[in-house]
RNA sequence: UCAACAGUUCGGUCUGUCGCUCCGGUUUCAUUGAUGAGAUCCGUCUCUGAAAAUGGCCGGGGAGGAAAGUCGGGACAACACAGAGCACCAUGCUUCCUAACGGGAAGGUUCCGGUCAAACGGAAACAGACAGUGCCACAGAAAAUAACCGCCCCGUUUACGGGGUAAGGGUGAAAACGCGGUGUAAGAGACCACGGUCAGGCCAGGUAACUGGCCUGAGGGGUAAACCUCAUGGGUUGAAAGACCAUGUAAAUUCCGGGUUCGGGAUAUUUCAUGAAUAUUCUGACAUUCGGCUGCUCGCCGAAUCAUCCGCGAGGAAACCGGGAAGGGUAGGUCGCUAAAGGCUUCCGGUGACGGAAGUCUCAGAUAAAUGACAUGACAUCCCGGGAUCCGUUCCGGGAAACAGAAUCCCGCUUACAGAACUGUUGAUUUU
RNA sequence: GUCUCCGUAGCUCAGCAGGAUAGAGCGUUCGCCUCCUAAGCGAAAGGCCGGCAGUUCGAAUCUGCCCGGAGACGCCA
Numbered sequence: 001u002c003a004a005c006a007g008u009u010c011g012g013u014c015u016g017u018c019g020c021u022c023c024g025g026u027u028u029c030a031u032u033g034a035u036g037a038g039a040u041c042c043g044u045c046u047c048u049g050a051a052a053a054u055g056g057c058c059g060g061g062g063a064g065g066a067a068a069g070u071c072g073g074g075a076c077a078a079c080a081c082a083g084a085g086c087a088c089c090a091u092g093c094u095u096c097c098u099a100a101c102g103g104g105a106a107g108g109u110u111c112c113g114g115u116c117a118a119a120c121g122g123a124a125a126c127a128g129a130c131a132g133u134g135c136c137a138c139a140g141a142a143a144a145u146a147a148c149c150g151c152c153c154c155g156u157u158u159a160c161g162g163g164g165u166a167a168g169g170g171u172g173a174a175a176a177c178g179c180g181g182u183g184u185a186a187g188a189g190a191c192c193a194c195g196g197u198c199a200g201g202c203c204a205g206g207u208a209a210c211u212g213g214c215c216u217g218a219g220g221g222g223u224a225a226a227c228c229u230c231a232u233g234g235g236u237u238g239a240a241a242g243a244c245c246a247u248g249u250a251a252a253u254u255c256c257g258g259g260u261u262c263g264g265g266a267u268a269u270u271u272c273a274u275g276a277a278u279a280u281u282c283u284g285a286c287a288u289u290c291g292g293c294u295g296c297u298c299g300c301c302g303a304a305u306c307a308u309c310c311g312c313g314a315g316g317a318a319a320c321c322g323g324g325a326a327g328g329g330u331a332g333g334u335c336g337c338u339a340a341a342g343g344c345u346u347c348c349g350g351u352g353a354c355g356g357a358a359g360u361c362u363c364a365g366a367u368a369a370a371u372g373a374c375a376u377g378a379c380a381u382c383c384c385g386g387g388a389u390c391c392g393u394u395c396c397g398g399g400a401a402a403c404a405g406a407a408u409c410c411c412g413c414u415u416a417c418a419g420a421a422c423u424g425u426u427g428a429u430u431u432u
Numbered sequence: 433g434u435c436u437c438c439g440u441a442g443c444u445c446a447g448c449a450g451g452a453u454a455g456a457g458c459g460u461u462c463g464c465c466u467c468c469u470a471a472g473c474g475a476a477a478g479g480c481c482g483g484c485a486g487u488u489c490g491a492a493u494c495u496g497c498c499c500g501g502a503g504a505c506g507c508c509a
Base pairs, nucleotide, nucleotide: 001428002427003426004425005424006423007422008421009420010419012379013378014377015375016374017373018372020062021061022060023059024058025057026056029055030054031053032052036047037046038045039044064403068414069413071412072411073410074409075408076238077237078236079235083298084297085296086295088234089233090232091231092230093107094106095105096104097103108126109124110123111122112121113120127229128228132227133226134223135222136221148169149168150165151164152163153162154161155160177195178194180192181191182190197218198217199216200215201214202213203212204211205210242335243334244333245332253325254324255323256322257321258320259286261285262284263283264282265281266280267279268278269277270276287305288304289303290302291301292300293299308317309316310315328508329507342361343360344359345358346357347356348355349354381400382399383398384397385396386395387394388393433505434504435503436502437501438500439499442458443457444456445455451489460476461475462474463473464472482498483497484496485495486494
C1' cells in the first nucleotide's frame, strides 16, 4: 500500500423560486358581525366593532438507523387493582445488568479450527435419556430379553443335532466401556493394572456454573426443535385500548332463559288486649336463569325473578330483565398525543453490560394522512477519459450515489442497505 | 393499526404425532377404437413440497427468520 473478515461511528451540505404541516404573535391586515348607538317611509339603512373561525403577514419547529417485520418485553388504558386447582403456553449452564425481556455483559462447559503441546479464534435452543412411555425406515443374525458366519465342547460321523461364547468378520447414522494381561475347552469387567464415562460421599479453590484430588459403587446405544418430568414465569384485550360531544336509526324483527321459596323489622286496618290475618314498605337467606372474572371445575361478583291479562286447571299471552342471531343507522369532532425508563457534555464507580452526580437543551404530531418539487444549480465523496506539472498537486469534460417514510410511546431482537471514516485481526507485496 | 389462517404437478386438493420411489381427480401428450370427431380403453410426461438456515442418521412434516397471499375486527342502540 492492497485484499478479506469483525466491530464502532456516519449515512450528505449549501443557495434561489414555488409549495405542505404544526405552534406562537399580530385587528395599528381582511372577511364573517354578537352587542350598543343613531336615523327611519317601520320594510330597513348608517356607525360601532367583543369573542371565535378562516385567510394574510411576521417568527420558530418539521422522519430513520433501521421510522420496516410486528418477533420478544414494558409503560399506558379498559374489563372486578385480577382468587384457588387443573389444563394450556413460554423459557431452560452460572452470576450480574435492566422497568422488563426469549435481550445484553462477564464467566463456565462441550464441539470445531489451530498448535508438537499450549496460547489464540469461532460456534452452541447448553436442565433431565439413572422417573416413565414411545420410536429408531432400509440393510443387518440382532436396534436393546442380541448367536448369521466364525471359535470351542459334547453326541453322531464328515451332512446334522444339542450347548457355550460378544475376542474376530460383515451390515448400519448408531452394535453392547478402550487397551494390555490373568484366566478358560473357547471366551467374556469374570478378575487385575492403566485410562475413560456415570452415580454417591468427602476435601480444596471459586459468589456460582464448574475445576482439581481422594474413596465407594455401576456398565443397558441414540432421540426430549417425540410425548413427557422438574424448575421458573404467564389474567384477557390492545390506541379501531379508552373518555367526552355531535349526527342518525329500528323503543321494530326473531331465538333462548327467568321464584306462586323461607324469614326479620316498621306502618296501617280488623280485634278489649296478646296473638293472628290482610295490605304497604324496607331488608336478609336460599334457589333458578343469564352474564362476567381465562379454556374447565370450584369459588366469587353483577342483574332479573316487581306488577298485569286470559284460562276451572295443567298452562298461555304481553310487558320487563339478561343473552344470542340477522339486520338498521352513522362514516364527524375534541382528548388520549407526545417532557420522556428523554437527548448531549464532563466527571466518578464497575473487567463489562450498566449505574451515579453535575451542567445544559426542548427536538415531528399528520388523519387519506404534512416533512416536497424545480433550477439536468453549486460544493464535498467516489469512478472514467483528457491536459498541465516544480511529481506535492491542479484544470476540463462525463458519470454514480443505497435501504427505505413516523401513525400512542419506550427498550431490545431480526431483516434490508450505495457509500464514507476509524479501530483490530489475518494474508500478500514493496522499501528500510 | 391489531389479530388469525394459508402456500404441495398447469388447476383443485390429500399426505404434516419424521422413514427415503411424494399421491388422487381434472387437464396435457402419445397409442388403441372409429370413415372422422366426441365418449371409452391403455400408457407416459409433468414436483426438488414458497425461500434460507437449524435439530435429526434422515424434514413436505419439527423449530427459527424472511417472502407472497387471503380473511376478520370500528362506533351507536